The RNA shown here (c-di-AMP riboswitch aptamer (ydaO/yuaA leader)) has 154 nucleotides and comes from Blastococcus sp. TML/M2B. It was read from a public genome assembly, where an Rfam model found it. The model forms 92% of the base pairs in the Rfam consensus. Its mean pLDDT, the model's own confidence on a scale to 100, is 81.
RNA sequence: GCCGCUGAGUCGCCGUCGUCCUCCGGGGCGCGGGGAGCCGGGGACCCACCGCAGCACUGGGGUGAAUCGCGCGCCGGACCGCCGUCCGCCGCGGGUAGGGCACUUCUGAGCCCGAAUCCGUCAGCUAACCCGGUAGGCGGUAUCGGAAGAACGG
Numbered sequence: 001g002c003c004g005c006u007g008a009g010u011c012g013c014c015g016u017c018g019u020c021c022u023c024c025g026g027g028g029c030g031c032g033g034g035g036a037g038c039c040g041g042g043g044a045c046c047c048a049c050c051g052c053a054g055c056a057c058u059g060g061g062g063u064g065a066a067u068c069g070c071g072c073g074c075c076g077g078a079c080c081g082c083c084g085u086c087c088g089c090c091g092c093g094g095g096u097a098g099g100g101c102a103c104u105u106c107u108g109a110g111c112c113c114g115a116a117u118c119c120g121u122c123a124g125c126u127a128a129c130c131c132g133g134u135a136g137g138c139g140g141u142a143u144c145g146g147a148a149g150a151a152c153g154g
Base pairs, nucleotide, nucleotide: 002140003139004138005137006136010036011035013033014032015031017030018029019028020027021026037134038133039132040131041130042129047124059122060119061118062117063116068095070093071092072091073090075088076087077086078085079084098113099112100111101110103149104148105147106146107145108144109143
């Protein structure tokens, strides 16, 4: 450079901005601006939620497949006469809702993921309307079989 995977993260245009190359025609990268496409959030009617009482603990919400248990160990707090129970944090192990694996869908096996982070006391859905993002991380014959379809080539 090319071809791919994950993901919304792609494709044009403009710049007397920077930089590299140049056959001096221009080309590449970066930065800034704007557009298309894709993605996310806020935001009516309607709908949903919104009833009473008691105890303990606890703010709530978004992006994302990344949720929900269990076991063991450590620490802190509350209750308790003891045993112990509950809540929270951290570590380890093994599961799980869900997600991914070189055309698409269905199907059968196999492998892997099942994180992270943002808002800041505040947000259900939601037409008009308003706002924002367009990254990052990886791979090099790819996991394989069956069925149907598409596309390309001969």